[in-house]
The RNA shown here (c-di-GMP-I-GGC riboswitch aptamer) has 80 nucleotides and comes from a Desulfuromonadales bacterium. Lineage of the source: Bacteria > Pseudomonadati > Thermodesulfobacteriota > Desulfuromonadia > Desulfuromonadales. Model confidence (mean pLDDT): 85 of 100.

Parts: sequence; structure tokens; C1' cells
RNA sequence: CCCGACAAAGCCAAACCUCCCGCAAGGAAGGGACGGAAAGCGGCGGAUCUUCAUCGUCGAAGAUGGCCGAGCUGCCGAAG
Repeated sequence: CCCGACAAAGCCAAACCUCCCGCAAGGAAGGGACGGAAAGCGGCGGAUCUUCAUCGUCGAAGAUGGCCGAGCUGCCGAAG
């Protein structure tokens, strides 16, 4: 370094509920745990979704980092 154990110590928190913001996708906070070894960070590529526009396509503006890649950073540690 790869790797990731019925290891240890910690960490995050899906659905759902309350409340606030947003036209919406969705987001913040609190509760809550399905899961996660990057479920840490950033929308760069793809993907999906929303709004607007269009006869339709092309398109414009957004959302998702817990969809997949790639990028940056990172805790612990057996076996190999």
C1' cells in the first nucleotide's frame, strides 16, 4: 500500500413523524434507525428527478454526494 475481521473505540443516519424554507424536485433542525469503511468533502462526467420553455425535439435554471464513475481528504486493525 492492497485488504477489511461475528476485533476494539468512536462516527454517520434511510424510511417515517414534528416543524421551518422552497412553485417543485428537495433542503435545515429535532426525534428515529434501514443501512454505511468513506453514508467525509465538492455536482466534474454519466444517471435520475423538478420547474420553465417548446407542437415536439433541441434548450434554460435547479435537485440528488445514501445511484454509478472519477477527484481530494481520512479513523482503527487481525489474517492474508